This is a predicted structure of a 73-nucleotide RNA (transfer RNA) from Candidatus Kerfeldbacteria bacterium CG08_land_8_20_14_0_20_43_14. It was read from a public genome assembly. NCBI's taxonomy places the organism under Bacteria, Bacteria candidate phyla, Candidatus Kerfeldiibacteriota.
RNA sequence: GGACCCGUAGUGUAGCGGUUAACACGCCUCCCUGUCACGGAGGAGACCGAGGGUUCGAUUCCCUUCGGGUCCG
Numbered sequence: 001g002g003a004c005c006c007g008u009a010g011u012g013u014a015g016c017g018g019u020u021a022a023c024a025c026g027c028c029u030c031c032c033u034g035u036c037a038c039g040g041a042g043g044a045g046a047c048c049g050a051g052g053g054u055u056c057g058a059u060u061c062c063c064u065u066c067g068g069g070u071c072c073g
Base pairs, nucleotide, nucleotide: 001072002071003070004069005068006067007066010025011024012023013022018056027043028042029041030040031039049065050064051063052062053061
């Protein structure tokens, strides 16, 4: 330098054009308990790496760009 893959709550993942972006762990509150843990109920937290484009509508498709990884030279 070229090709490909990944980037989504604090962490790990799902969602691959159309409800208020879902799940697990973690966090907060309440119940339970003598207390903690376990268990039960509820809640907060990401507008999807960034910018632009296509579309009635984009996390999803296209372009550019940033970061990480693999392979080739």
It matches the Rfam family "tRNA".